Predicted 3D model of an 84-nucleotide RNA (transfer RNA) from an Elusimicrobiota bacterium. The source organism's lineage runs through Bacteria, Pseudomonadati and Elusimicrobiota.
RNA sequence: GGGCGAGUGGCGGAACUGGCAGACGCAGCAGACUUAAAAUCUGUCGGCCGAAAGGUCUUGAGGGUUCGAGUCCCUCCUCGCCCA
Repeated sequence: GGGCGAGUGGCGGAACUGGCAGACGCAGCAGACUUAAAAUCUGUCGGCCGAAAGGUCUUGAGGGUUCGAGUCCCUCCUCGCCCA
């Protein structure tokens, strides 16, 4: 230099044919249990604004297509594999 693949909450990892983003697990937080802890069980758990109701933003970065994009297209960044 060329080809292919990957990038999603704190972490792992789903999302089918473009149609409610974040299922499920781990970690965290609160509670129950315990003398206390561990284990177990219950609830909760992206950011911002808000007293709440709710609103808004968010899939590596930027742009495009579309009524609608994690998903399709283009450029770039990072990582992995292969070829030279």
It matches the Rfam family "tRNA". The family's RNA type in Rfam is transfer RNA.